[in-house]
RNA sequence: GUAGAGGAUGCGAUCGACAAAAGUAGUAUGUCUGAUGAGACUGGCUCAUAUGAGGAUAUAUGAAAGGGGACAUCGCCGAAGACAUAUAAUUCCAGUGGUUAUAUGAUCUGGGACUUGGAUUAAUAGUUCAGGGACUGUCAUCUUGCAUGCAGGAUGGAGUGCUAC
Numbered sequence: 001g002u003a004g005a006g007g008a009u010g011c012g013a014u015c016g017a018c019a020a021a022a023g024u025a026g027u028a029u030g031u032c033u034g035a036u037g038a039g040a041c042u043g044g045c046u047c048a049u050a051u052g053a054g055g056a057u058a059u060a061u062g063a064a065a066g067g068g069g070a071c072a073u074c075g076c077c078g079a080a081g082a083c084a085u086a087u088a089a090u091u092c093c094a095g096u097g098g099u100u101a102u103a104u105g106a107u108c109u110g111g112g113a114c115u116u117g118g119a120u121u122a123a124u125a126g127u128u129c130a131g132g133g134a135c136u137g138u139c140a141u142c143u144u145g146c147a148u149g150c151a152g153g154a155u156g157g158a159g160u161g162c163u164a165c
C1' cells in the first nucleotide's frame, strides 16, 4: 500500500407506511375577572390591547413541526459517535444563549445489549453524559486435552489495533 474479519439490532445516510405529539396549540361564541401580552432571555424598538390584554371556565371546531420509525435502497468496518476550538449562517437591533453546516484535533470510545443516576424531550420513545457487572470479536502471556493442528481455560491490553499478501 491492497484485500478482509468482528455482528444477540455491526455503523451511517436517503425514502418512508405508521404510532405518538393530541382532542394539545390555535380559532369562534358565552360567562367571570380587569391591564397587560407577543417577538428564545436581558436592554432597546415595534406591534396588539377598556371597541377588553392576559387568566379562569363552558360549548363547538381543531392542526403542525421537531423527535421516533417497519419495508426498501445506498455507502461502508474509526464504519461512526462524543468532546474541544474556530468560521459561516439563522432571529427586528445589540449582548447572551440555542440550532444548522464546515474545518481542525496523535482528546475519548474495539462492538452491541442490559442496568443505575442525571440532561434533553409531550414521552417511561429516542439521543446524550457519568458509572456497573456480564457477553462478544481480536491480540499477548500462562496453561489443559487430543495429536501436528484443532478445541478450550485464566489474566490482561486497545482499533494509528488484528489477519492475509
Stems, first nucleotide, its partner, number of pairs: 001165004007077001010076005018068001026061008036048004040096005080109003083105008110136002114132007138157009